The RNA shown here (FMN riboswitch aptamer (RFN element)) has 160 nucleotides and comes from a Bacteroidota bacterium. The sequence was found by an Rfam model in a public genome assembly. The source organism's lineage runs through Bacteria, Pseudomonadati and Bacteroidota.
RNA sequence: AAUUUUCUUCGGGGCAGGGUGCCUUGUUGAUGUUGAUAAAGACAGCAAACAGGAAUUCCCGACCGGCGGUUACAGUCCGCGACUCUCUGAUCUAAAACACAGGGACUGAUCUGGUGAAACUCCGGAACCGACAGUAUAGUCUGGAUGAUAGAAGAAAAAA
Numbered sequence: 001a002a003u004u005u006u007c008u009u010c011g012g013g014g015c016a017g018g019g020u021g022c023c024u025u026g027u028u029g030a031u032g033u034u035g036a037u038a039a040a041g042a043c044a045g046c047a048a049a050c051a052g053g054a055a056u057u058c059c060c061g062a063c064c065g066g067c068g069g070u071u072a073c074a075g076u077c078c079g080c081g082a083c084u085c086u087c088u089g090a091u092c093u094a095a096a097a098c099a100c101a102g103g104g105a106c107u108g109a110u111c112u113g114g115u116g117a118a119a120c121u122c123c124g125g126a127a128c129c130g131a132c133a134g135u136a137u138a139g140u141c142u143g144g145a146u147g148a149u150a151g152a153a154g155a156a157a158a159a160a
Base pairs, nucleotide, nucleotide: 003158004157005156006155007154008153009152010151017060018059019058023053024052025051026050027049028048031044032043033042034041062140063139064130065129066080067079068078069077075128076127084105085104086103087102088101089100110126111125112124113123114122132143133142134141
């Protein structure tokens, strides 16, 4: 002392406060059924009125930002991971599927002024983006997920 192997741990955040009200509950209620072609009572009850509930999704407004790189710090630049789809492999099986390993596809969004040697990364200003399923339409609720990963930190052994 490059590098290699094994193990351990960690590894995603966010609707404050208001408005509206698809719907929904109750009371009254034209009317209908029952009742002796009655009464009362019972049951069902259109429209409408009144009282209450009602979207963290709509509207105003608010809040959040994985990992590696980048002469200077990134949600928006370059790349990666996860999600979703698909193919192959191996194992199992009556045949499959799930899980596992690998490949591919898909995968959102930024400009400007200033400073400076250097910044789409800092400061000022103004913008924009955010998977799938559920639900009154979701970046923020619920769910897959007490999951998984990019990676980060540490320990042990070997070692040109």